This is a predicted structure of a 73-nucleotide RNA (transfer RNA) from Tannerella sp. Its Rfam family is "tRNA". Rfam links the family to the GO term triplet codon-amino acid adaptor activity. The family's RNA type in Rfam is transfer RNA. Lineage of the source: Bacteria > Pseudomonadati > Bacteroidota > Tannerellaceae > Tannerella.
RNA sequence: GCUAAUGUAGCUCAGCCGAUAGAGCAAUUGAUUCGUAAUCAAUAGGUCGCGGGUUUGAGUCCCGCCAUUAGCU
Numbered sequence: 001g002c003u004a005a006u007g008u009a010g011c012u013c014a015g016c017c018g019a020u021a022g023a024g025c026a027a028u029u030g031a032u033u034c035g036u037a038a039u040c041a042a043u044a045g046g047u048c049g050c051g052g053g054u055u056u057g058a059g060u061c062c063c064g065c066c067a068u069u070a071g072c073u
Base pairs, nucleotide, nucleotide: 001072002071003070004069005068006067007066010025011024012023013022019056027043028042029041030040031039049065050064051063052062053061
């Protein structure tokens, strides 16, 4: 330099054919315990990488850019 994939909660990831953003772990609070751990219940946490376009409506479709990873040279 060329090609492809990925980018969503603190971490790992879902989100199918465009229609209210979710799970597990972690965190916080409460219950339980002599106490801790474990367990149970609840709560909080998101400009969905950035900027445009299409659409009544975009995490999802299209374009550009950025970052990361892999392959080729």